Notes
Predicted 3D model of a 382-nucleotide part of an RNA (large-subunit ribosomal RNA, domain III) from Alishewanella aestuarii. Its Rfam family is "Bacterial large subunit ribosomal RNA". Its family is annotated with ribosome and structural constituent of ribosome in the Gene Ontology.

[in-house]
Context: one part of a larger RNA
RNA sequence: AAGUAACGAUAAGAUGGGUGAAAAACCCAUCCGCCGAAAGCCCAAGGUUUCCUGCGCAACGUUAAUCGGCGCAGGGUUAGUCGGCCCCUAAGACGAGGCUGAAAAGCGUAGUCGAUGGGAAACAGGUUAAUAUUCCUGUACCGAUCUUGAAUGCGAUGGGGGGACGGAGAAGGCUAGGUCAUCCGGCAGUUGGUGUCCGGUUCAAGCGUGUAGGGAGGGUCCUUAGGCAAAUCCGGGGAUCCAAUCCUGAGGCGUGAUGACGAGUCUCUACGGAGACGAAGUGAUUGAUGCCCUGCUUCCAGGAAAAGCCUCUAAGCUUCAGUUCAAGACGACCGUACCCGAAACCGACACAGGUGGGCAGGGUGAGAAUCCCAAGGCGCUU
Numbered sequence: 001a002a003g004u005a006a007c008g009a010u011a012a013g014a015u016g017g018g019u020g021a022a023a024a025a026c027c028c029a030u031c032c033g034c035c036g037a038a039a040g041c042c043c044a045a046g047g048u049u050u051c052c053u054g055c056g057c058a059a060c061g062u063u064a065a066u067c068g069g070c071g072c073a074g075g076g077u078u079a080g081u082c083g084g085c086c087c088c089u090a091a092g093a094c095g096a097g098g099c100u101g102a103a104a105a106g107c108g109u110a111g112u113c114g115a116u117g118g119g120a121a122a123c124a125g126g127u128u129a130a131u132a133u134u135c136c137u138g139u140a141c142c143g144a145u146c147u148u149g150a151a152u153g154c155g156a157u158g159g160g161g162g163g164a165c166g167g168a169g170a171a172g173g174c175u176a177g178g179u180c181a182u183c184c185g186g187c188a189g190u191u192g193g194u195g196u197c198c199g200g201u202u203c204a205a206g207c208g209u210g211u212a213g214g215g216a217g218g219g220u221c222c223u224u225a226g227g228c229a230a231a232u233c234c235g236g237g238g239a240u241c242c243a244a245u246c247c248u249g250a251g252g253c254g255u256g257a258u259g260a261c262g263a264g265u266c267u268c269u270a271c272g273g274a275g276a277c278g279a280a281g282u283g284a285u286u287g288a289u290g291c292c293c294u295g296c297u298u299c300c301a302g303g304a305a306a307a308g309c310c311u312c313u314a315a316g317c318u319u320c321a322g323u324u325c326a327a328g329a330c331g332a333c334c335g336u337a338c339c340c341g342a343a344a345c346c347g348a349c350a351c352a353g354g355u356g357g358g359c360a361g362g363g364u365g366a367g368a369a370u371c372c373c374a375a376g377g378c379g380c381u382u
Base pairs, nucleotide, nucleotide: 013031014030015029016028017027018026032379033378034377035376040359041358042357043356046339047338050337051075052074053073054072055071056070060068061067080141081140082335083334084333086119087118088117092113093112094111098107099106100105122139123138124137125136126135142331143330145329146328147327148326149325150324151323152322153317154316158312159311160310161309166299167298168297169296172292173291174290177286178285179284180283181282185197187195202259206255207254208253209252213248214247215246216245217242218241219240220239221238222237223236224235226234227233261281264277265276266275267274268273300303345354346353361373362372363371
């Protein structure tokens, strides 16, 4: 220079009350404004206590601060079913022997790892200051292993099936959701208003119909040069029966539920809240990018693997063991707080930048555009 520029999006604040030494900024109330395919909600990654409560204001906060993602202290993350661990494999990695190399080492068989993929099973309601598919209540389900009971041909690292898969397009059936109506409750003081405001919900699992639909013929018997051995399995061949038979399949209905939720009413209150009772709980219409659908049609560039699972036998075992059914027991360990289009991650910052996935209400509209709103969240720290 200069008490100058700046104080980090022009979404916006105002009034009253409270606390306090002090209030434009903290708390409460009432208005106002902004976002609303987001500036809302939920995950992954990453962060690692930032979460909640009490006390505090030196420093941090581009100002003040009674406030805070700040300081101090205390508290908080509850799982058979969510995710991991576990079983399985992909690209890839490592790699006994082995090959190569002067060596260091490189490659690589068997094999062992390696998810971003495949593999068992849980929903609704309630609850905390802070966790909840984890706690509680109610109703379920799955499976190694063990025990008991009953029945009984079991047996794999081998065979077979299955798992098992591309792009595009179109149609149908549904559901979530929306809208409207019906029904229920309320409309108080002087006012206005007779149509205005509020609510109208309920899962998984189990049972029945196996429905709209999709696919394939299905059952029994005989035989067999194939499936590296065997096979009753698969494949090939033949006979015969059935003419609709089998497989699959959303959703709906009943149950779950004489429950829970529920507008509101009443009581108590330290005004934070707590407790009790509790009406109606139906129909029509619209309708998905979700489900049937890993379907159907079509195209060429021809679109993972392995295990779990089902089945077949070999060696073998055969009062054992094993297998099937029922009941009971059991189900460890790790993660779980909080942020997550951000003041908590990556950008030296409480930085107008960047950051994968899911949810997707109303009016307008072809629309996830636009503008205005809901739920919810904010007014961007002078």